Large-subunit ribosomal RNA, domain I from Stackebrandtia albiflava, 596 nucleotides, folded computationally. The sequence was found in a public genome assembly. Its mean pLDDT, the model's own confidence on a scale to 100, is 82. Its Rfam family is "Bacterial large subunit ribosomal RNA". The family is grouped with related families in Rfam's "LSU clan".
[in-house]
Context: one part of a larger RNA
C1' cells in the first nucleotide's frame, strides 16, 4: 500500500407519518364599485419584528341572539397590568367608525405626496392656523340663456338621475385574426376561424314560435344529448375536412306590434257663406267646425283550412248612470256595480299582510368493568351492555360503550333566499252565419349584376344564408322555398319585437368521496412563498416538514477562555440532547486478520 471483518464519523437515501395539495361529485352562490371597489401604503398591542385582525372609536366600538368559565389571536415563551356569574373571552346577525393611495373624481404629481377655491365652525387683538362639507369628465331629463343670422340652431349656465367610468377565474355573443405544424418538400389545402387582441352582457348567454322540413306519407318554435355516421358529400379527389332529415330522449309556452279603418291634439296648404260638416231619421240650431297632407296619442288588428279593414242582411247579448248641439226613437262611447279569467319568468306593473321551508350561531344525544403484559392499554384473557349511533378523529400501542362526535330529535331576537294564501293589479262582459267590395297585410326591401364570406360544398350544374357596390319589384289573380333553370305539385307567408326550461362554466362557500400524492412526490408554495434571490423592465423564481406520551429540554460537580465534553439526573429509550424518529451508499478514520 491492497483486500477483508468490526467499530465509529460524515451524509441524509429508505421506511413510517401528515398540518398541505390533486381530482371528482352534490348543494349554494354567480358579482363588487362614486354610499368610493378589487388591490395596496402607512399605522394600530405594555414590551423589537413577521403573520392575522382592525383603522386616529385602530388585535377593536354599539345593539340583538347563542354560549357558560375562564380570558387578553399566532410565531412564542417570559414578565407586567387588566377583564370576568352585574355573564367576560368566543360564535352568529345587524349597525357605527373606516387615515392615505387606487376608476380616484378640486388642481398637480415620480401611487400612498404637494398645493388650492367656496360655505360654515373653532381659535387669535389681528393675520397666520385648524376642523367639517363641497368643487373632475361624459350621458339622459328639466329649466334658462343664447352667436355667425331674421325665426332658429350650435354653444353656455343651473338643477336633477343609488346614470356611466374601474375590478373579476371560467363559461357566452360579436369585431379583427396568425404561425410553428400536416401534406413525409411546397404554393391551393391543413393547423383554424384555433391561439391572441378588442368590444360587450348575463347568471347563464345566444337561438326561438316556420317566407321550416319532408316527399305525394307526414312533422309542427328553439336548445341539448344518443343514434343516424366517419354515412351523404367535399377534397393538389392528396393530406384531410365532414353534415342533415329521420328515430330515441331531456325540457316544454307561447305572446306583442306595423298597415288598412275610426277618433283626439298639433303643423302646413286650400276653401266656402250653406250645398260640405256637426252619429242616423224628423224638426230646430251651430258657423270653418270642412277637405287634402304630415304627425302625437288612443281604439282596431295580427293570420296561411289565408287573415284583417269597410259595407249589407239575419240571429243573438247582465244591470245602473252619464255623454254624444237640443227633443223622441235607434245606435255608439265612458264610469260604476255584479260575474268570469289571469298575473309580477315574455305577453303591463308595484307593494303590504300572513304562513311554511331553508341558510347564516347552537342544543340534546345510548352503552364497560376487571385480570394480565407493558413506561403507558385502546392489545390479550374473562364476563357484560348499547345500537335509527359499528362514519371519523383524539386519548401514553389497535376503543361501538373514555373524550369530541355520529344516527335520530330539536333551535333564531335579527338578516337573507324561496314557496303558498289574502289584499292588490290587469283583461273580458257581445258574438256568430251568409253575402258584397277589392282598402291593408312590414321597400331602397326581395330579386338581379360584380367582388367576397358562411354553409359537408376548395366556383363547381351551385341552390340556401350573408357583407359591400350598383340596379331595383309585386300586395293574395301577390310573394318565397322544395340544390342551376322551367312546368306541375307540395310546403310556407320574409323584409318589426319579446320569450322561462332543458345547455355551458366555477374565482368563491358548504359537505362528501378517491385501486390520487405523501416532502426531488402532491399546487411554484405542508415551513415568515409568489417570500428570499435574479433582472433597468416585462418577467423569472427557490430551498427549507418529523426530540419525546409529556420539556420531564440535563439541577449539581469536574476539564476548558469558549465551543464542547466527562459524571450525576430526567425519560421506556439520550447511539431520542433543540446539529434531535429511522439513519442506506459514496467518502473519512481507528482496531484486528491476511498479503506485498
Nucleotide at each position: 500500500g491492497g483486500c477483508g471483518c468490526a467499530u465509529g464519523g460524515u451524509g441524509g437515501a429508505u421506511g413510517c407519518c401528515u398540518u398541505g395539495g390533486c381530482a371528482u361529485c352534490a348543494g349554494g352562490a354567480a358579482c363588487c364599485g362614486a354610499u368610493g371597489a378589487a388591490g395596496g401604503a402607512c399605522g394600530u398591542g405594555u414590551g423589537a419584528g413577521g403573520c392575522u385582525g382592525c383603522g386616529a372609536u385602530a388585535u377593536g366600538c354599539c345593539u340583538g341572539g347563542g354560549g357558560g368559565a375562564g380570558u387578553u389571536g399566532u410565531c412564542a415563551a417570559c414578565a407586567a397590568a387588566g377583564c370576568u356569574g352585574u355573564g367576560a373571552u368566543c360564535c352568529c346577525a345587524g349597525g357605527a367608525u373606516u387615515u392615505c393611495c387606487g376608476a380616484a373624481u378640486g388642481g398637480g404629481g415620480a401611487a400612498a405626496c404637494c398645493c388650492a377655491g367656496c360655505a360654515c365652525c373653532a381659535g387669535u387683538c389681528a393675520u397666520g392656523u385648524g376642523g367639517u362639507g363641497u368643487u373632475a369628465c361624459c350621458c339622459g331629463c328639466g329649466c334658462u340663456u343664447g352667436a355667425a343670422u331674421g325665426u332658429a340652431u350650435a354653444g353656455g349656465g343651473c338643477g336633477u338621475g343609488u346614470g356611466g367610468a374601474g375590478g373579476g377565474a371560467a363559461c357566452g355573443c360579436g369585431g379583427g385574426g396568425a404561425a410553428g405544424u400536416g401534406a413525409a418538400a411546397c404554393a391551393u389545402c391543413u393547423c383554424a376561424g384555433u391561439a391572441c387582441c378588442c368590444g360587450u352582457a348575463g347568471g347563464a348567454a345566444g337561438a326561438g314560435a316556420a317566407a321550416a322540413c319532408a316527399a305525394c306519407c307526414g312533422u309542427g318554435a328553439u336548445u341539448u344529448c344518443g343514434u343516424g355516421a366517419g354515412u351523404a358529400g367535399u377534397g393538389g379527389c392528396g393530406a384531410g375536412c365532414g353534415a342533415a332529415a329521420g328515430c330515441g330522449a331531456a325540457a316544454g309556452a307561447g305572446g306583442c306590434u306595423a298597415a288598412a279603418c275610426c277618433g283626439u291634439g298639433g303643423g302646413c296648404g286650400u276653401g266656402u257663406g250653406a250645398u260640405a260638416c256637426c252619429c242616423g231619421g224628423c224638426a230646430g240650431g251651430g258657423g270653418u267646425u270642412g277637405c287634402g297632407u304630415c304627425u302625437u296619442c288612443g281604439g282596431g288588428g295580427u293570420u296561411g283550412u289565408g287573415g284583417g279593414a269597410g259595407u249589407g242582411u239575419u240571429c243573438u247579448u247582465c244591470g245602473u248612470u252619464c255623454a254624444u248641439c237640443u227633443g223622441c226613437c235607434g245606435g255608439u262611447g265612458g264610469a260604476c256595480g255584479g260575474g268570469a279569467c289571469a298575473g309580477u319568468g315574455a305577453u303591463a306593473a308595484a307593494g303590504c299582510a300572513u304562513u311554511g321551508u331553508g341558510u347564516u350561531a347552537g342544543g340534546u344525544g345510548a352503552a364497560c368493568g376487571u385480570g394480565u403484559u407493558g413506561g403507558a392499554a385502546a392489545g390479550c384473557g374473562c364476563g357484560a351492555c348499547c345500537g335509527u349511533a359499528g362514519a371519523c378523529g383524539g386519548u401514553g400501542a389497535u376503543a361501538g360503550u373514555c373524550c369530541g362526535g355520529u344516527a335520530g330529535c330539536u333551535g333564531a331576537a335579527a338578516a337573507c333566499a324561496u314557496g303558498g294564501u289574502g289584499c292588490c293589479u290587469g283583461u273580458c262582459u257581445u258574438g256568430a252565419a251568409c253575402g258584397c267590395c277589392a282598402c291593408c297585410c312590414g321597400a331602397g326591401u326581395a330579386g338581379c349584376a360584380g367582388c367576397g364570406g358562411a354553409c359537408c360544398c376548395c366556383u363547381g350544374a351551385a341552390a340556401u344564408c350573408u357583407g359591400c357596390u350598383g340596379u331595383g319589384a309585386a300586395u293574395c289573380u301577390g310573394c318565397c322555398a322544395g340544390g342551376a333553370c322551367c312546368a306541375c305539385c307540395u310546403g310556407g307567408u320574409a323584409a318589426g319585437c319579446c320569450u322561462a326550461a332543458a345547455u355551458a362554466u366555477u374565482c368563491c362557500c358548504u359537505g362528501a368521496u378517491g385501486a390520487c400524492c405523501g416532502a426531488u412526490a402532491g399546487c411554484g408554495g405542508a415551513c415568515u412563498a409568489g417570500u428570499a434571490c435574479c433582472g433597468u423592465g416585462a418577467g423569472g423564481g427557490a430551498a427549507a416538514g418529523g426530540u419525546g406520551a409529556a420539556a420531564a429540554g440535563u439541577a449539581c460537580c469536574c476539564c476548558g477562555g469558549g465551543a464542547g465534553g466527562g459524571g450525576a439526573g430526567u425519560g421506556a429509550a439520550a447511539u431520542a440532547g433543540u446539529a434531535c424518529c429511522u439513519g442506506a451508499a459514496a467518502c473519512c478514520a481507528u482496531g484486528c486478520g491476511c498479503u506485498u